[in-house]
RNA sequence: UGGCUGAGUUGGUAAAGCAUGGCACUUGCAAUGUCAAGAUUGUGGGAUCAAUUCCCAU
Numbered sequence: 001u002g003g004c005u006g007a008g009u010u011g012g013u014a015a016a017g018c019a020u021g022g023c024a025c026u027u028g029c030a031a032u033g034u035c036a037a038g039a040u041u042g043u044g045g046g047a048u049c050a051a052u053u054c055c056c057a058u
Base pairs, nucleotide, nucleotide: 003018004017005016012049020036021035022034023033024032042058043057044056045055046054
């Protein structure tokens, strides 16, 4: 650090839970199951082929 919570630090473009939406189930609602969408990681800058990860400022 997604609406909220909250992992990932010897660099290779990000888990999960809750919530939300669709579907199934139900007379209906809830619950449950299943699928889906959603974050370039406070902001700006630097080094690097490449940054949530290193450095600087705030």